[in-house]
The RNA shown here (c-di-GMP-I riboswitch aptamer) has 87 nucleotides and comes from Aquibacillus koreensis. The model forms 95% of the base pairs in the Rfam consensus. Rfam family: c-di-GMP-I riboswitch aptamer. Its family is annotated with cyclic-di-GMP binding in the Gene Ontology. The sequence was found by an Rfam model in a public genome assembly.

RNA sequence: AUAUGAUAAAGGCAAAUCUAUUGAAAAAUAGAGACGCAAAACCACAGGUCUAACGUUAUACAUGACAAUGACGGCUGGGUUACCAAG
Numbered sequence: 001a002u003a004u005g006a007u008a009a010a011g012g013c014a015a016a017u018c019u020a021u022u023g024a025a026a027a028a029u030a031g032a033g034a035c036g037c038a039a040a041a042c043c044a045c046a047g048g049u050c051u052a053a054c055g056u057u058a059u060a061c062a063u064g065a066c067a068a069u070g071a072c073g074g075c076u077g078g079g080u081u082a083c084c085a086a087g
Base pairs, nucleotide, nucleotide: 004085005084012037013036017032018031019030020029021028022027035074041080042079043078045077046076047075048072049071050070055066056065057064058063
C1' cells in the first nucleotide's frame, strides 16, 4: 500500500413512526426518534422495484389498461473517495 474487518479505539450515518413543508403520486427536505449499517459516503451506467401527472387506449363515462420523462444508492451489480487497525 492492497485485500480483509475483531468483544479494539475514536467517531459517523439514521429504519419504522410522528410533526411541518414540497410533490399528481412514488417520494424528498427539516426536526424529533433509532431498526440497523465497515462504506447505510457520493454517482441513476446496467438490472430490478415503486408511482402514473402529461400522453395513448377501452368504456357502462363511475372507471380500467399501457407507459417514465418521475422516484428508490438503506434493492443488486458497477464506478469514485474514505477513519482505524487485531489477525